[in-house]
């Protein structure tokens, strides 16, 4: 560091579900973070696109998934090992958010001459000027020594920087320089290997295309929203909606009853929906655990034959007692991790005492 | 149980298309005053909540965590 396991055993008394009752179940590997993705639910919805949001090497697995499980490439430690040397090889552990920088845009403080069309501050190396000394009668000519001096050449070397436009060695050359050439790197093309990233070979070019895309942004792919306090029944009391009895007036009528119409509906009755608090459903038999075979390197899939393994809502799972493990202490005794379901399923991520394992 | 926001001096807040962090208040020292406020000049003070990664460099991207606020019946 990294994985696995996550005290055992009985007896009392309780809680919570099921059942009539006898009995039978009753926390975890993370039940946690709420970081993915998915079941299921309501709401939206003709296709299509655009925008956002997310992913990103290849292939596989999956219900799906940023997860797993293989295999490429790349860095890192480590052991030996080849080369003058740049920089290789081969074991073994281990890690990567790894699409594209020759599609555009942008961005690099501060130092440094120069920071992305490259540039030229010391230096180096010729040349002109001016300066000493030699020659010579001059004009000149050879030489030195290298200037607060004028024009080249050069990018080996020096400084700066996180980064300076391939490297390394011979050869070149006034001094340099891919300028040559071998090699190392890098690019392009062809052949072969593989499903595929990739790999290995041969040839060909004098190096052009430096770095951020966890900048924006191109490419592929994926994603409608919301979420069990989703929703779905069942339904008091008191208010208040709504009809109809009801009141009050007109007509028809000699009256009454009854009928029609207009008003009002304030009390009173009944009747209806809607809705609250309650209660009930969701809600735990399901991508389910357990052994075995079979396919597959493997993740995983299938098949057989067993099991049944909380379901609550101011929230159960919990105390006492004995033995036994492990750990402080002479003992007496004490203590024994990280945590604790609230639909549910798959991952990830963090937390974790001892013990075993690498 | 589901959703969503914040952490930056001692206090309340700025700074995020990356380049080494400010501002009012508060302190502390001068000045001013008889003296004290006020005013005026100056100075302290940050491990930008904790790790890790991208990068030449992170408060700012991005992963993890942890803490506080707030909404939903």
């Nucleotide at each position: 560091c990294g994985g696995a396991u996550g005290g055992g055993c009985a007896g009392c008394c309780g809680c919570c579900c099921g059942g009539a009752a006898a009995c039978g179940g009753g926390a975890g590997g993370a039940a946690a973070g709420u970081c993915c993705g998915g079941u299921c639910u309501c709401c939206a919805c003709a296709g299509g696109g655009c925008a956002g949001c997310g992913u990103g090497c290849c292939g596989g697995c999956u219900a799906a998934c940023g997860g797993c499980c293989g295999g490429g490439a790349a860095g890192g430690g480590u052991u030996c090992u080849g080369g003058c040397g740049a920089c290789g090889g081969a074991g073994u552990c281990u890690u990567u958010a790894c699409g594209g920088a020759a599609a555009g845009u942008g961005c690099a403080a501060c130092a440094g001459a120069a920071a992305a069309u490259a540039u030229a501050c010391c230096g180096c190396c010729g040349g002109g000027c001016g300066c000493g000394c030699c020659u010579g009668u001059g004009a000149g000519g050879g030489u030195g020594a290298g200037g607060u001096u004028c024009g080249g050449g050069u990018a080996a070397g020096g400084g700066u920087g996180a980064a300076a436009u391939g490297g390394u060695g011979c050869g070149g050359u006034a001094a340099g320089a891919g300028c040559g050439c071998a090699c190392c790197g890098c690019g392009g093309c062809c052949g072969g290997a593989g499903c595929a990233a990739u790999c290995c070979g041969g040839c060909c070019g004098g190096c052009a295309a430096g770095g951020c895309a966890a900048a924006c942004c191109c490419c592929a792919c994926g994603c409608g929203g919301a979420g069990c306090a989703a929703g779905a029944c069942c339904a008091a009391a008191u208010a208040g909606g709504a009809g109809a009895g009801g009141a009050g007036g007109a007509g028809c009528g000699g009256c009454c009853c009854g009928c029609u119409c207009c008003u009002u509906g304030a009390a009173c009755u009944c009747u209806c929906g809607g809705g609250u608090a309650g209660g009930u459903c969701g809600c735990u038999a399901g991508a389910g655990c357990c052994g075995g075979g079979c396919a597959g390197c493997a993740a995983u899939g299938u098949c057989c034959g067993g099991c049944c393994c909380a379901g609550a809502c101011g929230a159960a799972u919990g105390g006492c007692u004995g033995c036994c493990g492990c750990c402080c202490g002479c003992a007496a005794g004490g203590g024994u991790a990280c945590a604790g379901a609230a639909a549910c399923c798959g991952g990830c991520u963090u937390a974790u005492a001892g013990u075993c394992c690498g | 149980g589901c959703c969503g926001g914040a952490g930056u001096a001692g206090c309340u807040c700025a700074g995020c298309u990356g380049g080494u962090a400010g501002a009012g208040c508060a302190g502390c020292u001068g000045a001013u005053u008889u003296g004290u406020a006020a005013u005026c000049a100056g100075c302290u003070g940050g491990u930008c909540g904790g790790g890790g990664g991208u990068u030449c460099g992170a408060u700012u991207c991005c992963c993890u965590u942890c803490u506080c606020c707030g909404g939903c019946u």